[in-house]
């Protein structure tokens, strides 16, 4: 941040810090300290990492130098008692490397050895006498390639051996004395055996010996250092539960430096384990390093402790130490030589190679310092160690310039084109000198050594001499001419990396088109991407950025600090109990816990606080504090515990009632179905939506009487009652176990829970035997369907009953474990006792147990629960920690099977869930409305035509609209034109606009000629000379030419848009402010109760008010007043054919004002109301009839081709003209219309009466012609004056039900008329022709009154054309009981798993690709139990030999690696075939769940 329309919980994933032995990407300037194979404890070439010595015997060269010389050389001294090798001493068990093993007394930590050792080294004590034989080297001889080995001879020792001597040692024995864990030990002592030794160097010397140092033996002691034992900590797995025979203990014995079963022999049988033994896995352990607030967690590099290894396995030898990294001996695997006989080797040391991997350095230099080994010392070793080199690997600090500079340059972005940003940033002027080059200078690390000199002191006879120690001098640097300073130069050589959609700080343009790609996590990308590449700007950081991986952290996401189980994931189906866990009131004492004193340790380093040193800092030193820890000691006694004693409020027992479908077993009894017997009686019964199977004349159904048999118990009943739970119902008895209630005494905490375990535990199955009337999985039939292995129906087997054994599971639920105790109440019921009342019962009042509905506080995410808590604690016990995979595999254990229990893991999402809103939706409910039905009317569908559409067709049939909401719609009107379409032809600043420059003044109209379909082109002539003026060559207009800026596109995008429509719908509805409720979404209002056409309006109410919708306001219509009368009208006077004329203005009528209807008035009804029915007046009466008026919004609804517009696209063409053509095509389907079928009717004849309208490019009377379309001629009229204009249906004759005097399509043939022009393609006329069609299947349209339905009229567009569209009036109906039902809608509910909102979501097989995993015959390699075999080395034993006595030497035994052999266990890895999962934009067949999901759903 992320599940949702949106909330709130719960939950999981993600990110943001920190750190690293890191690695990779990019980039790189400098120093200082640090660090640098985490992989193959793989496998090495090459050098080098342990030597060293006043013991000890031999004992060289090389060189120069002197001599000889046969010039070839030799020989002396020096080199030199050196180098080299031997003998012997010390040391090679330190130092350094590495973490394979190892789950251990291996490490940490405190302790113990009265059960041990300790070289060098410190301190005391004693002592070093005296003999004797060997041997290496060396010489000689001899094998062998070699490596090295035999043989004979010589000789030394600080090597070897014997004798002496010796104690306080050792050992036996004795006996004091403290101490003791009673086992034994100190400690001092007696008597007896027994055990040493080496000499070298200095110096003196009377050469006898003295002295000094170092070295030696002994003895005690110390100090290091080692070894053993012990409490207590130290990973994970129970899908490892039993291990164990030297095993546990005991005695002798042996062995060790010591203690032990450390090894033997008898002896006894023990010893370990639910507080996890065995077994498997995985690990070096710690001080500490990271993280974190802590508490933990995660780690064990570097630097320090301990341990363990050294190629792999096994041995012992020497030794003070070792079972040895740079020894040994055996075996095995390797690699090497090699004459094939045999030999060598061991980098997990330092560099280094080579493999391995993502990845880790130089075959440097020095012993100047530390430090370590010999040595007396000089000094010799020393890849330890001290420096350098490599790598940004990390910590750290410096650097890349600094001040001024606005024509805010050029470039680059970007832009509304003015502009803006990059930005004082650059350029340009001034200044500095870190660092960088040149140059010069120049340390600290070095002294306690060692020599000289001088002095002091110990021994001594000594001023020798030698120890120890003071001063002072000399010397001694690998790093390095480095740090460091001084100067000279010069801004000159040093800036990049991520990132910029939200978390998360930082935006624009291009280009890209679900494509390239991006991504941690939502999630971007399908033509305007702040999310992809790129530029520009802009954030972070900074020699570094970023990525990757790992730990901690957030993460209380395992909850000790610090969750949780009613519905989210979670209370075991129920009880009983064993283990442990927890437990009432009181006295006493102990002190294990538990407080608190001191002390010891708790290393080094590290942390942390201060002080100091490198200029800072990293680093580094000084001191101090920590080190929560463990152990000793002394104290305290509240609580916990033990231990003893008392209580009686828990819990028990006794006695008295009481109430139950508690359970077990026998026995009994009525209703009903069925079913057999028999009357009685006929055709039908059953069943169902509706029907079939089925039963029935062989006599059923149906009714009467008998019988039989098996099952279940109506009414009573209940919200009732019992039972631990599952459960439990007729009615007797027997047996039986729990509850309650009310009284008394008694026991004295005897309880509570309850891991393992035990015992019950629906229904359904299972086995054996019954039994079987009903019901009835399976199956059979019959419907239903598209299919129906189902819902429905006739049958019907297991089964369901019963008796005995398993089964062990349920949505086994109150989704709520058990116990105790405390918290406000009302009501019902059920058992039992009390009080008070009554004659008695009820009713009332109290209390004790259970059951049940409301509901305070409190909780709770909500929802709800609330003394029967989910409130407030408390004890115990069980379980969860994302969704799926899965309650599955595999293993175990039960079972007779089915199948239970117990139970993972790989893959795989980014969510799954839970309450609770608002919607929508439901083949959910409940009101209400509408020509929604219904009731009637006439029609559509059926025929010819008209017209639209799709479809075909075509060179084009232009587009466009598509369910309602397209389809006689854009288009109120396509022969040309329109016109967007097609074919041929043209034009190119353009058919049109605006600008610049030039020309001309007319433009236009007319004639002619030339080419052409024409458009147009080229040319000649007539006519007629543009306006204003400030008189200026001004200014303005039209034309024409040139170029170039543009023009122009009915091209795309209606899913970028305005603007305008259509639809729900004239539907009653959509909101808002402020109050209040709620954690929130939201609710309230607006919902109810009546009421309207209507959220209209009353009432009522935590709501009170508003808006935008209704209604009115507005226009027609209906009345009436009034004003005005002309081209209207005419009562009355006059006139006339004729309101024609005078008159008049009363009437009708015209059009302007104004009245008028408000449930006003009555009665009745309603709640005294809004209203609703009925009446009265009235022209209208309950919105009077119409019309204009269309809330919020919702279809990404319709239009880019009215128009306008962003972006994209053409630019001699996607523009522009022009001539013909197409938009009128036709097997054929629809849609919307006309004419019809016919007598309510056609035809002929004749007469009356509207209205709205239109007319000058025009209506056109009136006369004539024409058989008529029309035609000639004309009056009148810019219209209440004149024309269209005749209104039609009416009325009267005939026609008599025929495909007709119906009915007019279709053709023929002649005509009108309009127009430049009727072919394609118009309209009309007359004559002729006379099709289809005789009321229209399935569906399904409109209407509720002046309406339907019928009749004609006008008009807009138009030259002309319409059966369409728009208005006009003329006659004038039926019907409506009524809302059950279909559509559509309001309104409130319920229900959801839906939110693109049922055209929704969604499951499950097939089917294909992947991808992980089970089983599987087999097969492969690791681990490892036991049992035999064989047995090196090798040390013990034995025995032989040998010897004064050993020792070697030989044979033999037991052991024993390594390797064989059988038999297994266990783990992994392949595995043909197979089983499920999982995942995957558009496959398949179904429709199982979500709504009553259309058969409630689930276990």
């Nucleotide at each position: 941040g992320u599940u949702u329309g949106a909330u709130c919980c719960u939950g999981g994933c993600u990110c943001a810090g920190g750190a690293c032995g890191a690695a990779c990407g990019c980039u790189g300037g400098c120093g200082g300290c640090g660090u640098g194979c985490u992989u193959a404890a793989c496998a090495c070439a090459u050098g080098c990492a342990a030597g060293u010595c006043a013991a000890g015997g031999a004992g060289a060269a090389c060189g120069g130098a002197u001599c000889c010389u046969u010039c070839g050389g030799g020989a002396u001294a020096c080199u030199a008692g050196u180098a080299a090798a031997c003998u012997g001493g010390c040391g090679a068990a330190c130092g350094g490397g590495u973490g394979a093993g190892u789950a251990a007394c291996a490490c940490g930590u405190a302790g113990g050895c009265a059960a041990c050792c300790u070289g060098c080294c410190u301190u005391a004590g004693a002592g070093a006498u005296u003999g004797g034989g060997a041997u290496a080297a060396c010489c000689c001889c001899g094998g062998g390639a070699a490596a090295c080995c035999g043989g004979a001879g010589c000789u030394a020792a600080u090597a070897c051996c014997g004798a002496a001597u010796a104690a306080u040692g050792c050992a036996a024995c004795g006996a004091a004395u403290c101490c003791u864990u009673c086992g034994g030990g100190g400690u001092a002592u007696g008597u007896u055996g027994u055990u040493a030794a080496a000499g070298c160097g200095g110096g003196c010397u009377u050469c006898g010996g003295c002295u000094c140092g170092c070295a030696c033996u002994u003895u005690a002691a110390g100090a290091u250092g080692g070894g053993c034992c012990u409490g207590c900590g130290u990973c994970c797995g129970a899908u490892u539960a039993g291990c164990u025979u030297g095993u546990u203990g005991g005695u002798g014995g042996g062995g060790u430096a010591a203690u032990g079963g450390c090894c033997u022999a008898c002896c006894a049988a023990g010893g370990c384990g639910a507080u996890g033994a065995u077994c498997g896995g995985u690990a070096g352990c710690u001080g500490g390093u990271c993280u974190g607030a802590g508490a933990g967690g995660a780690u064990g590099a570097u630097c320090a402790g301990c341990c363990a290894c050294a190629c792999u396995g096994g041995g012992a030898u020497u030794g003070a130490g070792a079972u040895a990294c740079g020894g040994c001996c055996c075996a095995g695997a390797c690699u090497c030589c090699u004459a094939c006989g045999g030999g060598a080797g061991g980098c997990a040391g330092c560099a280094g190679u080579g493999g391995g991997g993502a990845a880790u350095u130089u075959u440097g230099c020095g012993c100047a310092a530390u430090g370590g080994g010999c040595g007396a010392a000089a000094g010799c070793c020393u890849g330890a160690c001290g420096c350098a080199g490599c790598a940004a690997c990390g910590c750290c600090g410096c650097g890349u310039g600094a001040u001024c500079g606005a024509u805010g340059a050029a470039g680059c972005u970007u832009u509304u084109c003015g502009g803006a940003g990059u930005g004082u940033a650059a350029a340009g002027a001034u200044c500095u000198g870190u660092c960088g080059u040149g140059a010069g200078g120049g340390a600290a690390g070095a002294a306690u050594a060692a020599c000289u000199u001088g002095g002091a002191u110990g021994c001594a006879a000594a001023u020798a001499g030698u120890u120890u120690u003071c001063a002072a001098g000399u010397c001694u640097g690998a790093c390095g001419g480095u740090a460091c300073c001084u100067u000279a130069c010069a801004a000159g050589a040093a800036a990049g990396c991520a990132c910029c959609g939200g978390c998360u700080a930082a935006c624009u343009u291009c280009g890209u088109g679900c494509c390239a790609g991006c991504a941690g996590c939502c999630g971007c990308g399908g033509u305007a991407a702040u999310a992809c590449g790129a530029g520009g700007g802009g954030u972070g950081c900074u020699a570094g950025c970023g990525u990757u991986g790992u730990c901690c952290g957030g993460a209380a996401u395992c909850a000790u600090u610090g969750g949780g189980c009613g519905u989210a994931a979670a209370g075991g189906g129920u009880c009983c109990g064993u283990a442990g866990g927890u437990g009432u009131c009181u006295u006493u004492g102990c002190a294990a816990g538990u407080c608190g004193u001191u002390u010891g340790u708790u290393a080094c380093a590290u942390c942390c606080a201060u002080c100091g040193g490198c200029u800072c800092a990293a680093c580094c030193g000084g001191u101090g504090g920590c080190c929560u820890g463990c152990a000793a000691u002394c104290g305290a006694a509240a609580c916990u515990g033990c231990a003893a004693g008392g209580a009686u409020a828990g819990a028990g027992u006794u006695c008295g009632a009481g109430a139950g479908a508690g359970g077990a077993a026998a026995g009994u009894g009525g209703a009903a179905u069925u079913c057999c017997u028999g009357g009685u009686g006929u055709a039908g019964c059953g069943g169902u939506g509706a029907c079939a199977u089925g039963c029935g004349u062989a006599g059923a159904u149906a009714u009467c009487a008998g019988g039989a048999g098996g099952a279940u118990c109506a009414c009573c009943a209940a919200u009732g009652g019992c039972g631990a739970a599952g459960g439990c119902a007729g009615c007797u008895u027997u047996c039986u176990g729990g509850c309650u209630c009310g009284a008394u005494a008694c026991u004295g905490a005897c309880a509570c829970u309850g891991a393992g375990g035990g015992a019950c535990g629906a229904a359904a199955g299972c086995g054996u035997g019954g039994c079987u009337a009903g019901c009835g999985a399976a199956c059979a039939g019959g419907a239903u369907u598209a299919g129906a292995u189902a819902c429905c129906c006739u049958g019907g087997u297991a089964g369901u009953c019963c008796a005995c054994g398993c089964c062990g599971u349920a949505a086994a639920c109150g989704a709520u474990g058990a116990g105790u105790a405390c918290u406000u109440g009302a009501u019902g019921u059920c058992g039992g006792a009390g009080g008070a009342u009554u004659c008695g019962a009820c009713c009332c009042c109290u209390u004790c147990g259970g059951u049940a509905u409301c509901g305070u506080a409190g909780c709770u995410a909500a929802c709800g629960c609330g003394u029967u808590a989910a409130g407030u604690a408390c004890u115990c016990c069980g379980c969860c920690u994302g969704g799926u995979g899965a309650g599955u595999a595999c293993g175990a254990c039960c079972g007779c099977a089915a199948g239970g229990u117990u139970a993972a893991a790989a893959c795989u999402c980014a969510a799954a869930u839970g309450a609770a809103u608002u919607g929508a939706c439901g083949g959910g409910g409940a009101c209400c409305c509408g020509c929604a039905c219904a009731a009637g009317u006439a029609g559509u569908g059926g025929a010819g035509c008209a017209u639209g559409u799709g479809g075909u067709u075509g060179a084009a049939u232009u587009c466009g609209a598509a369910g309602a909401u397209a389809c006689g719609c854009g288009c109120a009107g396509a022969a040309c034109c329109u016109u967007a379409c097609c074919a041929a032809c043209a034009c190119u600043u353009g058919a049109c606009a605006u600008g610049u420059u030039c020309g001309u003044c007319g433009c236009g109209a007319c004639u002619c000629u030339a080419a052409g379909a024409g458009a147009u082109u080229a040319g000649a002539g007539u006519u007629u000379u543009c306006g204003g003026u400030u008189c200026g060559g001004c200014c303005g207009g039209a034309c024409g030419a040139a170029a170039c800026a543009c023009a122009g596109g009915u091209g795309c995008u209606g899913c970028a848009u305005g603007g305008c429509u259509g639809u729900c719908g004239u539907c009653a509805g959509c909101u808002c402010g402020u109050g209040u409720c709620g954690u929130g979404u939201g609710a309230u209002g607006u919902u109810g109760g009546g009421c309207u056409a209507a959220g209209u309006c009353c009432c009522g109410c935590a709501a009170c008010g508003a808006g935008c919708g209704c209604a009115a306001c507005c226009c027609c219509u209906a009345c009436g007043u009034u004003u005005a009368g002309u081209u209207g009208c005419u009562a009355a006077c006059a006139u006339u054919u004729a309101g024609u004329u005078g008159a008049g203005u009363a009437c009708u009528c015209u059009a302007g004002a104004c009245g008028a209807a408000c449930u006003g008035c009555c009665a009745g009804u309603g709640a005294u109301a809004a209203g609703c029915u009925g009446g009265a007046g009235g022209a209208a009466g309950g919105u009077g009839g119409g019309g204009a008026u269309g809330a919020c919004g919702u279809c990404a609804a319709g239009u880019c081709c009215u128009c306008a517009u962003g972006g994209c696209c053409c630019u001699u063409a996607c523009g522009u003209g022009u001539u013909g053509g197409g938009c009128u095509a036709c097997a054929c389907a629809c849609g919307u219309g006309c004419u019809a079928c016919a007598a309510u009717g056609g035809u002929a004849u004749u007469c009356a009466c509207a209205g709205u309208g239109g007319g000058a490019u025009g209506c056109a009377a009136a006369g004539a012609g024409g058989c008529a379309a029309c035609u000639c001629u004309a009056a009148g009229c810019c219209a209440a004056c004149c024309c269209c204009a005749a209104a039609a249906a009416g009325a009267u004759a005939c026609c008599u039900c025929a495909g007709u005097u119906c009915g007019g399509a279709u053709u023929g043939c002649a005509c009108u008329c309009u127009g430049c022009a009727a072919c394609u393609c118009g309209a009309g006329u007359g004559c002729a022709u006379g099709a289809a069609g005789c009321u229209g299947g399935a569906a399904u349209u409109a209407c509720u009154a002046g309406u339907a339905a019928u009749c004609g009229u006008g008009g807009a567009u138009c030259a002309g054309c319409g059966c369409g569209c728009c208005a006009c009036g003329g006659u004038g109906a039926a019907u409506a009981c009524g809302u059950u039902c279909c559509c559509g809608g309001g309104u409130c509910u319920u229900g959801u798993a839906c939110a693109c909102a049922c055209c929704g979501c969604c499951c499950g097989u097939c089917a294909c690709a992947c991808c992980a995993u089970g089983g599987a015959a087999g097969u492969u390699g690791g681990u490892u139990a036991c049992a035999c075999c064989u047995u090196a080395a090798g040390g013990c034993a034995a025995a032989g030999c040998g010897u004064a006595a050993a020792a070697a030497c030989u044979u033999u035994g037991a052991c024993u690696a390594c390797g064989g052999u059988a038999c297994g266990a266990u783990c992994a890895g392949c595995g043909a075939c197979u089983g499920g999962g999982g995942u995957g934009a558009a496959g398949u067949c179904g429709u199982a769940a979500c709504a009553a999901g259309g058969u409630a759903g689930c276990c």
Small-subunit ribosomal RNA from an uncultured bacterium, 1499 nucleotides, folded computationally. The prediction has a mean pLDDT of 81.